[in-house]
Source information:
Predicted 3D model of a 99-nucleotide RNA (SAM riboswitch aptamer (S box leader)) from Svornostia abyssi. Rfam family: SAM riboswitch aptamer (S box leader). Its family is annotated with regulation of gene expression in the Gene Ontology. Model confidence (mean pLDDT): 84 of 100. Lineage of the source: Bacteria > Bacillati > Thermoleophilia > Solirubrobacterales > Svornostia.
């Protein structure tokens, strides 16, 4: 990249550069010089992953494996203006697998 699953009404913003755009596109509607995007630092949320602890359960058979629940948050990621902002779509985002 294409493919496949899963999740998308919840929850998190401060400061520095920077200087007009942004909110994926379509019709809306917003946000933006009281400072957009981007990029950096510090913060934080949430819990896919991978770790840990604790509980069931199964399978070994005594080394642990796996499967579900709960829970921790040191790690990879992703997130922190509106329900994915609303609406349509064969849309899109984000993770996770294997190619």
């Nucleotide at each position: 990249g294409a493919c496949a699953c899963a999740u998308c009404c919840a929850g998190a913003g401060g400061g520095g550069u920077g200087g007009a755009g942004g909110g994926a596109c379509u019709g809306g509607c917003c946000c933006g010089a009281u400072g957009a995007a981007a990029c950096c630092c510090c913060g934080g949320c949430a819990a896919c992953c991978a770790u840990c602890u604790c509980g069931u359960c199964g399978c070994a058979u005594c080394a642990g494996c796996g499967a579900u629940g709960a829970g921790a948050a040191c790690g990879g990621u992703g997130c922190c203006a509106a329900u994915u902002c609303c609406u349509g779509u064969u849309a899109g985002a984000u993770g996770c697998g294997g190619c």